Predicted 3D model of a 524-nucleotide part of an RNA (small-subunit ribosomal RNA, 5' domain) from an uncultured bacterium. The coordinates come from a structure-prediction model, not an experiment, and the mean pLDDT is 84. The full RNA is in RNAcentral, with records from ENA, Greengenes and SILVA.
Context: one part of a larger RNA
RNA sequence: GAUGAACGCUGGCGGCGUGCUUAACACAUGCAAGUCGAGCGAAGUUAUAGUGACGGAGGAUUUCGGUCUGAAGGCGUUAUAACUUAGCGGCGGACGGGUGAGUAACGUGUGGGCAACCUACCGUAUACUACGGGAUAAUGACGGGAAACCGUGACUAAUACCGUAUGUGGUCGUCUAAAGACAUCUUUGGACGAAGAAAGGAGCAAUCCGGUAAACGAUGGGCCCGCAUCUGAUUAGCUGGUUGGUGAGAUAAAAGCUCACCAAGGCGACGAUCAGUAGCCGACCUGAGAGGGUGAUCGGCCACAUUGGGACUGAGACACGGCCCAAACUCCUACGGGAGGCAGUAGUGGGGAAUAUUGCACAAUGGGGGAAACCCUGAUGCAGCAACGCCGCGUGAAGGAGGAAGGUUUUCGGAUCGUAAACUUCUAUCAAUAGGGAAGAAAGAAAUGACGGUACCUAAAUAAGAAGCCCCGGCUAACUACGUGCCAGCAGCCGCGGUAAUACGUAGGGGGCAAGCGUUAUCC
Numbered sequence: 001g002a003u004g005a006a007c008g009c010u011g012g013c014g015g016c017g018u019g020c021u022u023a024a025c026a027c028a029u030g031c032a033a034g035u036c037g038a039g040c041g042a043a044g045u046u047a048u049a050g051u052g053a054c055g056g057a058g059g060a061u062u063u064c065g066g067u068c069u070g071a072a073g074g075c076g077u078u079a080u081a082a083c084u085u086a087g088c089g090g091c092g093g094a095c096g097g098g099u100g101a102g103u104a105a106c107g108u109g110u111g112g113g114c115a116a117c118c119u120a121c122c123g124u125a126u127a128c129u130a131c132g133g134g135a136u137a138a139u140g141a142c143g144g145g146a147a148a149c150c151g152u153g154a155c156u157a158a159u160a161c162c163g164u165a166u167g168u169g170g171u172c173g174u175c176u177a178a179a180g181a182c183a184u185c186u187u188u189g190g191a192c193g194a195a196g197a198a199a200g201g202a203g204c205a206a207u208c209c210g211g212u213a214a215a216c217g218a219u220g221g222g223c224c225c226g227c228a229u230c231u232g233a234u235u236a237g238c239u240g241g242u243u244g245g246u247g248a249g250a251u252a253a254a255a256g257c258u259c260a261c262c263a264a265g266g267c268g269a270c271g272a273u274c275a276g277u278a279g280c281c282g283a284c285c286u287g288a289g290a291g292g293g294u295g296a297u298c299g300g301c302c303a304c305a306u307u308g309g310g311a312c313u314g315a316g317a318c319a320c321g322g323c324c325c326a327a328a329c330u331c332c333u334a335c336g337g338g339a340g341g342c343a344g345u346a347g348u349g350g351g352g353a354a355u356a357u358u359g360c361a362c363a364a365u366g367g368g369g370g371a372a373a374c375c376c377u378g379a380u381g382c383a384g385c386a387a388c389g390c391c392g393c394g395u396g397a398a399g400g401a402g403g404a405a406g407g408u409u410u411u412c413g414g415a416u417c418g419u420a421a422a423c424u425u426c427u428a429u430c431a432a433u434a435g436g437g438a439a440g441a442a443a444g445a446a447a448u449g450a451c452g453g454u455a456c457c458u459a460a461a462u463a464a465g466a467a468g469c470c471c472c473g474g475c476u477a478a479c480u481a482c483g484u485g486c487c488a489g490c491a492g493c494c495g496c497g498g499u500a501a502u503a504c505g506u507a508g509g510g511g512g513c514a515a516g517c518g519u520u521a522u523c524c
Base pairs, nucleotide, nucleotide: 001523002522003521005520006519007518008517009516012393013392014391015390016389017388018386019385020351025349026348027347029346030345031344034091035090036089039088040087042085043084044083045082046081047080048079049078050077051076052075054073058069059068060067061066098304099303100302107229108228109227110226111225112224113223114222117221118220122217123216124215126213127212128211129210130164131163132162133161139154141152142151143150144149171194172193173192174191175190176189177188178187179186180185200209201208202207230276231275232274237267238266239265242264243263244262245261246260247259248258249257279301280300281299282298283294284293285292286291306327307326308325309324310323329340330339331338332337357383359382360381361380365379366377367376368375369374396426397425398424399423406417407416408415409414430465433459434458435457436456440451443448468513469512470511471510472509473494474493475492479508480507481506482505483504489496490495
């Protein structure tokens, strides 16, 4: 000098940051990933219109028995419009958010390579989007179960699923021409053959939104290599898919990645193997630098999601809020069986010297879905708590000597606190009160701000409401009195204290820093 700090004493305001370093311990409760009705069929609600059977106020007529007509109203049904719900279907749940357990590794950093690769959505340009089919959920029926949920048979739709046709371009195979390369070969052109596609929706329409094929681009990723990357030799030998070859399989793709056969290799004092410790970096702290230390916040990469294993779906995962199995733990149970995973955000217990609210809003920025309106978003924007840090401001200013009273001290003369106070005259930053009151809002005809009646501005009034902490033997700025008497105690080092202690305790005075000051811990 520094800190994600803690502890002691003290504490006025504001701005900007920061806030479980320990138990990757266990978690009550709420929320954190949905969306599309312009993909689909149902069910329901509301409104309007039509219609059917009821209904029957009232009216007409009457031979007073009746006959005819008939408003409101609810019910059923059809159509249209709007909305809601679960289901099928699409896209998104691989992003965003958290944590650092593991990992000494191509994990990270840096520089290269892939003639060995993939890439949904997006952009550019091209060609298509034809004809058919069978199911299934929802639903209702029956049955089982305490529940979670499950079974049977019946019905139905699609941008769900399947078949046929076409097939620009591309892929693969064969043949062929040219060019290139260190290379198993690569590139370009031509011919023939093989396999292989689609889905519709909105609108009166124009048109718009989609779908399929393959290309190029963009973006994102996968793999390989050189170099660098902590400690221990009181760890010296390690290795059997091990090292290489041929062939095959697997993969998007190279490769012992896996397998069959063959060879017997490969690594190591330039530290293999083993053991310990650890996420890496941009950076941060310190230092004149070289270095040393650290890896909180912010940004990049990696790994993980109760522990261990596995695959499915998908452009992408071996998937935090998906699935299956095993394990530990917790909960429900009718004992047959089920449910769960905060290292998301708040919050609870526990551990600890120690670390915050079960807050507001999608107004902005960004993300997902949607044609859009819009919906979702504990990302994010804000607010709350904490002197935890940095920065800024204030606690008044000028005058004021009878140097008051009082305290301390004294050689009793005085000295000192001290212009300090009182007193006089001013000022009003902050806080408090009252009034006004944003930008952040882009688009636009309008509406639309969580923060927030906040920031800021104005007005009036009052010195009122706002100073402590450590030290004073030397290092090291700052001295006297009393008490104590090797006691009580101090102390970073040297060392103080045994009767005149500037070193202990208290007081007065002084020095330093200041809303802080000291101590402890750690690093340079």